[in-house]
RNA sequence: GCCGACAUAGCUCAGGGGCAGAGCAAGUGUUUCGUAAACACUAGGUCGCAGGUUCGAUUCCUGCUGUCGGCU
Numbered sequence: 001g002c003c004g005a006c007a008u009a010g011c012u013c014a015g016g017g018g019c020a021g022a023g024c025a026a027g028u029g030u031u032u033c034g035u036a037a038a039c040a041c042u043a044g045g046u047c048g049c050a051g052g053u054u055c056g057a058u059u060c061c062u063g064c065u066g067u068c069g070g071c072u
Stems, first nucleotide, its partner, number of pairs: 001071007010024004018055001026042005048064005
């Protein structure tokens, strides 16, 4: 230099046009003499950035940034 994949909650990831989710972690409650575990509930997100398409974009297209991999 060229090619590809990925970027979504604190972490690991799903979702790929129509209200943004799961597990773990966190908080509260129940239970216990107490702790842990278990169960129930709650909170936590400008979906990497900018533009385009669309009635509508986390999702499709383009560019950029970052991470990883391959080729030279």